Predicted 3D model of a 71-nucleotide RNA (transfer RNA) from uncultured Ruminococcus sp. It was read from a public genome assembly. Rfam family: tRNA. By type it is a transfer RNA. The source organism's lineage runs through Bacteria, Bacillati, Bacillota, Clostridia and Ruminococcus. Its mean pLDDT, the model's own confidence on a scale to 100, is 85.
RNA sequence: GGGGGCAUGGUGCAAUGGCAGCAUGGCGGUCUCCAAAACCGGCGAUAGAAGUUCGAGUCUUUUUGCCCCUG
Numbered sequence: 001g002g003g004g005g006c007a008u009g010g011u012g013c014a015a016u017g018g019c020a021g022c023a024u025g026g027c028g029g030u031c032u033c034c035a036a037a038a039c040c041g042g043c044g045a046u047a048g049a050a051g052u053u054c055g056a057g058u059c060u061u062u063u064u065g066c067c068c069c070u071g
Base pairs, nucleotide, nucleotide: 001070002069003068004067005066006065007064010024011023012022013021018054027041028040029039030038047063048062049061050060051059
């Protein structure tokens, strides 16, 4: 240089173009003499920029970062 893959809460992962969810963590509460465990409730995210579309996490282009293959 060429080709391919990945990027979503703090972390690990889902999501047929149609309300972005689950687990865990954190926070608050119930329970307890106090804790732990258990149970309940909020909070918290689509790498950046453009395009297509009534509608984009998803499709297209490009940039950035990481990984793999190859000259």